[in-house]
Molecule: transfer RNA
Organism: Polyangiaceae bacterium
RNA sequence: GGCCCCAUCGUCUAGCGGUUAGGACACCAGCCUCUCACGUUGGGAACACGGGUUCAAUUCCCGUUGGGGUCG
Numbered sequence: 001g002g003c004c005c006c007a008u009c010g011u012c013u014a015g016c017g018g019u020u021a022g023g024a025c026a027c028c029a030g031c032c033u034c035u036c037a038c039g040u041u042g043g044g045a046a047c048a049c050g051g052g053u054u055c056a057a058u059u060c061c062c063g064u065u066g067g068g069g070u071c072g
Stems, first nucleotide, its partner, number of pairs: 001071007010025004018055001027043005048064005
């Protein structure tokens, strides 16, 4: 350098164009406990960036950036 794949809460991940963007762990608060832990209830927190298509894009297309694989 060519080709292919990936990028979603702090982490791991789900999401077949119309979801309130969901779950687990973690975090914060309440309850429980003499206290901590466990348990339980609640809460905050995310679509890498720039364009395009569309009535509508996390989802489709193009490019950029970053990561991985493969060929030379």